RNA sequence: CGAGUUCGCCAGGCGACCGCGGCGGGAAACCGUCGAGGAAAGUCCGGACUCCACAGGGCAGGAUGCUGGGUAACUCCCAGGCGGGGCGACCCGACGGAAAGUGCCGCAGAGAACAGACCGCCGAUGGCCCUUCGGGGCACAGGCAAGGGUGAAACGGUGGGGUAAGAGCCCACCAGCGUCCCGGGUGACCGGGUCGGCUUGGCAAACCCCACCCGGAGCAAGGCCACGCAGGGACGAGGCGGCCCGCCCCAUCGUCCCGGGUAGGCCGCAUGAGGUCACGGGCAACCGUGACCCCAGAUGGAUGGUCGCCCGAGUCUCACGACUCCGACAGAAUCCGGCUUAUCGGCGAACUCGCGCC
Numbered sequence: 001c002g003a004g005u006u007c008g009c010c011a012g013g014c015g016a017c018c019g020c021g022g023c024g025g026g027a028a029a030c031c032g033u034c035g036a037g038g039a040a041a042g043u044c045c046g047g048a049c050u051c052c053a054c055a056g057g058g059c060a061g062g063a064u065g066c067u068g069g070g071u072a073a074c075u076c077c078c079a080g081g082c083g084g085g086g087c088g089a090c091c092c093g094a095c096g097g098a099a100a101g102u103g104c105c106g107c108a109g110a111g112a113a114c115a116g117a118c119c120g121c122c123g124a125u126g127g128c129c130c131u132u133c134g135g136g137g138c139a140c141a142g143g144c145a146a147g148g149g150u151g152a153a154a155c156g157g158u159g160g161g162g163u164a165a166g167a168g169c170c171c172a173c174c175a176g177c178g179u180c181c182c183g184g185g186u187g188a189c190c191g192g193g194u195c196g197g198c199u200u201g202g203c204a205a206a207c208c209c210c211a212c213c214c215g216g217a218g219c220a221a222g223g224c225c226a227c228g229c230a231g232g233g234a235c236g237a238g239g240c241g242g243c244c245c246g247c248c249c250c251a252u253c254g255u256c257c258c259g260g261g262u263a264g265g266c267c268g269c270a271u272g273a274g275g276u277c278a279c280g281g282g283c284a285a286c287c288g289u290g291a292c293c294c295c296a297g298a299u300g301g302a303u304g305g306u307c308g309c310c311c312g313a314g315u316c317u318c319a320c321g322a323c324u325c326c327g328a329c330a331g332a333a334u335c336c337g338g339c340u341u342a343u344c345g346g347c348g349a350a351c352u353c354g355c356g357c358c
């Protein structure tokens, strides 16, 4: 210098004037102060909060699934292990069980899981033919998984022995599986040794098995005030908000339909698993202590507009400079922790690879 990887951050700035919403002050005029986001989004997980339900047991259903840690909790985060990808920095992984059972494996191929003769090899043995009686031939019975071919995958690999030809049939080495032992690690797991049958395909975000977790509904929750009305009918006895057992209750209740009324205000609702900084612990996620700060709260729903200067981008120009209906994605609605998705342009840190120079 070029090409990348990971993590973090910014999201135009300042001023003037005119507006909008909240809060505080004021009798009022008015003054002071605060006023979108990193995703406020999707509503996909997890919680706080609220109401309903809750003796217990079982079944069903759903979710999760390597290990250790973090957290209020998680399907999230951090660190590690294993597997896969990349020259590398690094990235990706629902990553328990396929020697419990069931099921599936398209196309191609002879055969796709207690394998399979399409081409091929053999034909020792039996059969047929010829014979100079030494043997030769045919490929009928039959044998063979070594070679070819198909496929994502063909029932360990290489070499040797063996054989008619072959084959873990036998042997050596290697790979893999399992038993036991030793060493390291909290653990997942790793390294080494020993013995064994010579070998066991893939799919569990297929059923299933194992382990662990799980009540339901949601701020239109829920509570209070005000205003208003008209009740009627059907079904069921009921409750335990998936079902069953079981339990409770004993005359009031539940569900649905038609009709009538209201659709106003207040609380919930902004001090919180809160933010910033410093110190300490920890590899880290994160935790602890101290100081300081208060940082949107609307309800037809505020957070805007105009102008000037600067910054950045684009176009024109040799240049000075000029112009732009140029400034990403988007936008609160009970709150918080995550994940995912959208995003112009730019900054910082660490690291990797290549080339050149000293």
Stems, first nucleotide, its partner, number of pairs: 001354010012310007020035006037329001041340002044338005049218004056245004061214002064211002066080005081095001082093004096209002101207002103203003118148002120144003125141002127138004156174006175199001177196002180193005222267004231258006238248003274293008311327002313324004